Context: one part of a larger RNA
């Protein structure tokens, strides 16, 4: 944990273990107009026209100016975190402990330096075609922190080559010199935030090496890119990581290799320890993302809610063709002994993007079911009889329930019920929440059951019933006197729970 059965609150946890089997529906990633043009709406001002009026005016309409809001778009940053489940995986994982002189690092902090000039396009928009839909073409014209090129040129990087210092072969550190290549957005705003470029932090990664990591031998031989070299390619970087030539080697009873189980850990339980059994919630690490395969992009990915393929399934359709991916949080129906709400709020933490205002946040912060589990409280407290009444045993004389009820007196946790009413927030905001909690009134009133009584193993009688009907963890009881069936009556344990059944020390 589940079932039987019973049930009065609270705190704090916990809840799909089976189908990594299928999902209706909604919500889980968005954000910046202080990067960028603009459809279009509003508001103010102005200048024409156009009705109505003798005029002043009033209404309508279009220009321009100047202001605010904007779907859709380009551009940026997020989207690789955060959330989920454990199918793979037995070592390309994990744990612990080095190691890179063989590496990377967007944002973030210090610091030093810099940012001349100019260019063509595109989206959206505006005609226009196909298409049922998804969508997609043409043709016109526009913007940029999108995108090109030129110029200048440094610490930076390559090649040479000097000089000192160290070191682990390849190196590695300081300072020189020559060649080569080689950057930017003076954007937007006026408190400042960006943009390039080097150096250094911190945080995060990558690869690497030792030691450890369950079980079988009713698996004994296994490996040709296979073991090493040496050249190349690739990578941010070692390396057979890929490719060619060369040599024949690598691993194995200290169990190679097949096949079979399994995410690994900090922990958890249980035990005096030493063990032993588990990895559920919380934290750390891999792996995965209908299912097998792939690049794209970008600091990061071979990418849960991204892109292209196949492939099973499910919708949709005009039959030509398209869309989808809950192991997010909720929900459905399978399947199962069995596991909760289509619930509130961004108030607090934290996260993303902005200058900021804020928006976005099924992370998380809370509420709700559920005795599922700990823990914690109540369900009354004193007095009251040679002892009521009913029960039930009985040697019929009594004996037990039993101070137990009744009655007397007192108290009011805990629930109801009336009223005030937080902290968590720092000016501002408080989902929770009219909740905690505080104070008033009444009234013992609204709250007790489960299993068990032959040993073991705390608790004993009467009747029924007769190897029957039934108990039952082991021994075993029942065939006319059953303390072991079933029922009274008494007793024993535990108690909001008791049993049972599964499990692990």
């Nucleotide at each position: 944990a589940a079932c039987g059965u019973u049930g009065g609150c609270g705190g704090c946890g916990u809840g799909g273990a089976u189908u990594a089997g299928g999902c209706a529906u909604g919500c889980a990633a968005g954000u910046c107009g202080a990067a960028c043009g603009a459809a279009u709406c509003c508001c103010a001002g102005u200048u024409c026209u156009g009705u109505a009026g003798c005029a002043a005016u009033a209404c309508a309409g279009a220009g321009c100016u100047g202001g605010g809001g904007g779907a859709a778009g380009u551009g940026g940053c997020g989207a690789a975190a955060g959330g989920g489940g454990c199918a793979g995986u037995a070592a390309u994982g994990c744990g612990u402990g080095g190691g890179u002189a063989a590496c990377c690092u967007a944002c973030c902090u210090c610091g030093g330096g810099g940012a001349c000039g100019u260019g063509g396009a595109u989206a959206g928009c505006c005609a226009u075609u196909c298409u049922a839909a998804c969508g997609a073409g043409u043709g016109g014209g526009u913007a940029a922190u999108a995108c090109g090129c030129g110029g200048c040129g440094a610490u930076u990087u390559g090649a040479u080559u000097g000089a000192g210092g160290g070191g682990c072969a390849u190196c590695c550190c300081u300072u020189g010199a020559u060649c080569a290549g080689g950057a930017a957005a003076u954007g937007a705003a006026u408190u400042u935030c960006g943009c390039c470029u080097c150096g250094a932090g911190a945080g995060g990664g990558g690869c690497u090496c030792a030691c450890g990591u369950g079980a079988u031998a009713u698996u004994a031989g296994u490996u040709a890119g296979u073991u090493g070299g040496c050249a190349g390619g690739g990578u941010a970087a070692u390396g057979g990581c890929c490719u060619a030539c060369c040599a024949a080697g690598a691993c194995g009873a200290u169990g190679a290799u097949c096949g079979g189980u399994a995410u690994c850990c900090g922990g958890c339980c249980u035990g005096a320890g030493a063990g032993g059994g588990c990895g559920c919630a919380c934290g750390g690490a891999c792996a995965c993302a209908c299912u097998g395969g792939a690049a794209c992009u970008g600091a990061a990915a071979c990418a849960c809610g991204g892109u292209c393929c196949a492939g099973a399934c499910u919708c949709c359709u005009a039959c030509g063709g398209g869309a989808g991916g809950c192991a997010g949080c909720a929900g459905u129906g399978g399947g199962g002994a069995a596991u909760u709400u289509u619930g509130c709020g961004c108030a607090a933490u934290g996260g993303g993007g902005g200058a900021a205002a804020c928006c976005c946040u099924g992370a998380c912060g809370c509420a709700g079911c559920a005795a599922c589990g700990c823990c914690g409280c109540g369900u009354g407290g004193a007095g009251g009889a040679u002892g009521a009444a009913g029960u039930c045993c009985u040697u019929c004389g009594g004996g037990a329930c039993g101070u137990a009820a009744a009655c007397u007196c007192c108290u009011u946790u805990c629930g109801a019920u009336c009223g005030g009413g937080a902290c968590g927030a720092u000016u501002a905001u408080g989902a929770c929440g009219g909740u905690a909690c505080c104070g008033g009134a009444a009234g013992a009133a609204g709250a007790a059951g489960c299993c068990c009584c032959g040993g073991c193993u705390a608790a004993c009688u009467u009747c029924g019933u007769g190897c029957c009907a039934g108990c039952a963890g082991c021994c075993g009881c029942g065939g006319u006197a059953a303390u072991a069936c079933g029922a009274g009556g008494g007793g024993g344990g535990c108690a909001a729970g008791c049993g049972u059944u599964g499990u692990u020390c």

This is a predicted structure of a 505-nucleotide part of an RNA (small-subunit ribosomal RNA, 5' domain) from an uncultured bacterium.
The RNAcentral record of the full RNA draws on Greengenes.
It matches the Rfam family "Bacterial small subunit ribosomal RNA".
The prediction has a mean pLDDT of 83.